Predicted 3D model of a 73-nucleotide RNA (transfer RNA) from a bacterium. It was read from a public genome assembly. The prediction has a mean pLDDT of 83. It matches the Rfam family "tRNA". By type it is a transfer RNA. Its family is annotated with triplet codon-amino acid adaptor activity in the Gene Ontology.

RNA sequence: GGGCCGGUAGCUCAGUUGGUAGAGCGCCGCAUUCGCAUUGCGGAGGUCGCCGGUUCGAAUCCGGCUCGGUCCA
Numbered sequence: 001g002g003g004c005c006g007g008u009a010g011c012u013c014a015g016u017u018g019g020u021a022g023a024g025c026g027c028c029g030c031a032u033u034c035g036c037a038u039u040g041c042g043g044a045g046g047u048c049g050c051c052g053g054u055u056c057g058a059a060u061c062c063g064g065c066u067c068g069g070u071c072c073a
Stems, first nucleotide, its partner, number of pairs: 001072007010025004019056001027043005049065005
């Protein structure tokens, strides 16, 4: 320098015929307990890596950039 894969909640990831962004774990509150744990219920938390384009509408499609992994040189 080039090819491929990936960047989404604190962590691990889902979501790709474009249509209001989710799960598990974690965190907070309540119930349960003498207390803790477990369990049940509820809640907070995300500019979807960045910039631009297409579109009525973009995490999703297109271009550029950037970071990580991997392969080639």